[in-house]
RNA sequence: CUCUUAUCUAGAGUGGGUGAGGGACGGGCCCGAUGACCCCCGGCAGCCUGCAGGCAUGAUCCCCGACGCCGAGUCGACCGCGGCCGGGUGCGUGCAAGGUGCCAACUCCCGCGGAACCAAUUCCGAGAGAUAAGAG
Numbered sequence: 001c002u003c004u005u006a007u008c009u010a011g012a013g014u015g016g017g018u019g020a021g022g023g024a025c026g027g028g029c030c031c032g033a034u035g036a037c038c039c040c041c042g043g044c045a046g047c048c049u050g051c052a053g054g055c056a057u058g059a060u061c062c063c064c065g066a067c068g069c070c071g072a073g074u075c076g077a078c079c080g081c082g083g084c085c086g087g088g089u090g091c092g093u094g095c096a097a098g099g100u101g102c103c104a105a106c107u108c109c110c111g112c113g114g115a116a117c118c119a120a121u122u123c124c125g126a127g128a129g130a131u132a133a134g135a136g
Stems, first nucleotide, its partner, number of pairs: 001136008013041001015040003021031003025111004042103003047099002049096004054091004063087003068084004107128001112125005
C1' cells in the first nucleotide's frame, strides 16, 4: 500500500510544554492567543489478548478426552436408552490494561442513490473516511 470481515449516537483532564493554525478531501458549520492542533503526563475501554464466573452445545452424520465416566439393560456389549465430568466452541458478564486505538461537536453535517413531505425536515442504503482482526 492492497484485499476480506466487523464496528463507527458509549467513554476519556480545571495537569505540564509549545505557540498557529486545526477539524481527511470539497462545500458548509465549527474549534482556536480565555492557547486550539501537536508532544508529555494522565485517562478511556466498542477490536485483539489474558484471567474468573454464568448460560448453551455436546458422544447421533456433524470438535476432543482409547470405547470420556456411571447405571440399567444384555449371555456379553464399544450399538441403542437414562444420568453425568473436563476441555474445546458459541453467547453474554465482570476484571486487567498486555497489542493497538482513542480522549470538541453522531465519522461535526452534507457530497451518490432512494423513501415520506408542498416545503422545511426526517429516514434508509451506498460511497468516502477511521479503527481493529486476518491475509497478501
This is a predicted structure of a 136-nucleotide RNA (SAM riboswitch aptamer (S box leader)).
Of the family's consensus pairs, 97% are formed in the model.